Small-subunit ribosomal RNA, central domain from a metagenome, 350 nucleotides, folded computationally.
Its Rfam family is "Bacterial small subunit ribosomal RNA". Rfam links the family to the GO terms ribosome and structural constituent of ribosome.
The RNAcentral record of the full RNA draws on SILVA.
Context: one part of a larger RNA
RNA sequence: CUGGGCGUAAAGCGUGCGCAGGCGGUUAUGUAAGACAGAUGUGAAAUCCCCGGGCUUAACCUGGGAACUGCGUUUGUGACUGCAUAACUUGAGUGUGGCAGAGGGGGGUGGAAUUCCACGUGUAGCAGUGAAAUGUGUAGAGAUGUGGAGGAACACCGAUGGUGAAGGUAGUUCCCUGGGUCAACACUGACGCUCAUGCACGAAAGCGUGGGUAGUAAAUAGGAUUAGAUAUCCUGGUAGUCCACGCCCUAAAUGAUGCCAACUAGGUGUUGGGGAAGGAGACUUCCUUAGUACCGUAGCUAACGCGUGAAGUUGGCCGCCUGGGGAGUACGGUCGUAAGAUUAAAACUC
Numbered sequence: 001c002u003g004g005g006c007g008u009a010a011a012g013c014g015u016g017c018g019c020a021g022g023c024g025g026u027u028a029u030g031u032a033a034g035a036c037a038g039a040u041g042u043g044a045a046a047u048c049c050c051c052g053g054g055c056u057u058a059a060c061c062u063g064g065g066a067a068c069u070g071c072g073u074u075u076g077u078g079a080c081u082g083c084a085u086a087a088c089u090u091g092a093g094u095g096u097g098g099c100a101g102a103g104g105g106g107g108g109u110g111g112a113a114u115u116c117c118a119c120g121u122g123u124a125g126c127a128g129u130g131a132a133a134u135g136u137g138u139a140g141a142g143a144u145g146u147g148g149a150g151g152a153a154c155a156c157c158g159a160u161g162g163u164g165a166a167g168g169u170a171g172u173u174c175c176c177u178g179g180g181u182c183a184a185c186a187c188u189g190a191c192g193c194u195c196a197u198g199c200a201c202g203a204a205a206g207c208g209u210g211g212g213u214a215g216u217a218a219a220u221a222g223g224a225u226u227a228g229a230u231a232u233c234c235u236g237g238u239a240g241u242c243c244a245c246g247c248c249c250u251a252a253a254u255g256a257u258g259c260c261a262a263c264u265a266g267g268u269g270u271u272g273g274g275g276a277a278g279g280a281g282a283c284u285u286c287c288u289u290a291g292u293a294c295c296g297u298a299g300c301u302a303a304c305g306c307g308u309g310a311a312g313u314u315g316g317c318c319g320c321c322u323g324g325g326g327a328g329u330a331c332g333g334u335c336g337u338a339a340g341a342u343u344a345a346a347a348c349u350c
Stems, first nucleotide, its partner, number of pairs: 004321003007304002012318001014201004021194003025088007033081002035077008049065006091191001092188005097182003103177007110154001115149007125136002162169002206247006215241002220236004258317006266295013299306002323350003332343004
């Protein structure tokens, strides 16, 4: 170097962008680096292999041949790859016109509810539990009415629904802005795919500085429970949860399924777009396209299951796995204020 794998057995980086690298559509001409064929030189001897010979055989020795799969030179071929030139439009992209959307950032604003404050009415409980107690209330609570303050989250619509690369994203409105998709035409002319290192984004918790704090609530206090109760249950309650800026960089970051392309039965829903037919209209039916679900053929799979959105049949590129424990640990490096993250063994043991 060569093997087999990665939904659930070990194994797809959390996600994207992307330099190097790898791979790359159609046609023509040239070239001859790769490639293929011929010739020739060399490839020491010994060894190995084949046919003989010599020691009584064998090991051993010895003659001849083959081989030495390699390298150089030269001649030729022109299919394929490369390179060069010229062209093409199917891949990719741009323009024009629609469409849908909780896609992102910033500003304003609305109602319900909880809590608190003030005042009115009103009187003895309220709250809580399996049952209680702590708590709260005659200094007037709870209930009810009016007014006010403040913070956080947005019922119904709401969906197996939409959207985003993923994390995620939902009251409403305004401003700025990314992407997608459809239809017809025009244009560029392979501009493409993947991507080690790198860069960016990345729930929650946590950290720093400054604000904010209604509800909730690690820590914590008290009351119960219990043999005990550092828990569960109850009454309180601080960080946090919220905002701005800066870090952290991890998740069962899951579809436990990398990205791109091509091909391979159907059926039933649903979301967005387009077309055709029918109908007076509401609308119905059919076709097509981009998603999103369910069932299922062939095939695949250890089975479960997957099944045109593949885990089927193939190609390109990347990542990863190689018995269990030790261990995602130690040491070292890098990053971080820290918490820690990342990279990542061995002894030993079964």